[in-house]
RNA sequence: UGUUUAUAAAGAAGAGCGGAGAGAACAGGCUCAUUGAUGCUCUAGCAACCCUCAACCCAUCUGUUGAAAAGGUGCUAAAACCUGCCCGAAAGGGAGUUAUAAAUU
Numbered sequence: 001u002g003u004u005u006a007u008a009a010a011g012a013a014g015a016g017c018g019g020a021g022a023g024a025a026c027a028g029g030c031u032c033a034u035u036g037a038u039g040c041u042c043u044a045g046c047a048a049c050c051c052u053c054a055a056c057c058c059a060u061c062u063g064u065u066g067a068a069a070a071g072g073u074g075c076u077a078a079a080a081c082c083u084g085c086c087c088g089a090a091a092g093g094g095a096g097u098u099a100u101a102a103a104u105u
Base pairs, nucleotide, nucleotide: 002104003103004102005101006100007099008098013043014042015041016040017039021032022031023030026084027083028082029081044076045075046074049072050071052067053066054065055064056063080097085094086093087092
């Protein structure tokens, strides 16, 4: 980097540095931001994908359920901020893209 599977309307903020745009990309909207955002670092926290433990199923596969939170990731404005393509009167559903995890390459 590619592929596969799963998840994405819940949850969780303070300090320091820094100094202008930021919310993935494009367009439209909306929002955040010199009362200092986005970002980086530290600390704290959330969650429970992996790891760990227990029970169960199957007899073998990335199995199901539950517990736990020490470790590996992730995350801590707004639904992935909303819309965009397809179905639908709408509500809503699906696809695509993106992000994260695990496996594989």